[in-house]
SAM riboswitch aptamer (S box leader) from uncultured Sporosarcina sp., 112 nucleotides, folded computationally.
RNA sequence: UCUUAUGAAGAGUAGCUGAGGGACUGGCCCGUUGAAGCUCGGCAACCAACCAUAUGUUCAUGUAUGGAAAGGUGCUAAAUCCUGCAAAACGAUUUCGUUUUGAAAAAUGAGA
Numbered sequence: 001u002c003u004u005a006u007g008a009a010g011a012g013u014a015g016c017u018g019a020g021g022g023a024c025u026g027g028c029c030c031g032u033u034g035a036a037g038c039u040c041g042g043c044a045a046c047c048a049a050c051c052a053u054a055u056g057u058u059c060a061u062g063u064a065u066g067g068a069a070a071g072g073u074g075c076u077a078a079a080u081c082c083u084g085c086a087a088a089a090c091g092a093u094u095u096c097g098u099u100u101u102g103a104a105a106a107a108u109g110a111g112a
Base pairs, nucleotide, nucleotide: 001112002111003110004109005108006107012040014039015038016037020030021029022028024084026082027081041076042075043074046072047071050067051066052065053064054063055062056061080105085102086101087100088099089098090097091096
């Protein structure tokens, strides 16, 4: 970089440290009552392994659902914090607001 899946759930009153952080835009927020980072704890169940049931079968094992959580990641303020582009509906009436849907972008996993 490409493909694909996911996203309104969940998770600390801990230790070290000490000023920034929420990708970007515009907002709106978080932060010395401690940001980011590191450690530990926790959450979750994407991947691998495992267990149960159903099913297919070339009898090697595939698929689906559920379970469990020791391995590889991930996550642990706010919906991916909202938003950006397009369409529709409604309301205003000079290009604006609200809602819904889709796309884009970014994030994470798996594969290339």
The RNAcentral record of the sequence draws on MGnify. The source organism's lineage runs through Bacteria, Bacillati, Bacillota, Caryophanales and Sporosarcina. The coordinates come from a structure-prediction model, not an experiment, and the mean pLDDT is 82.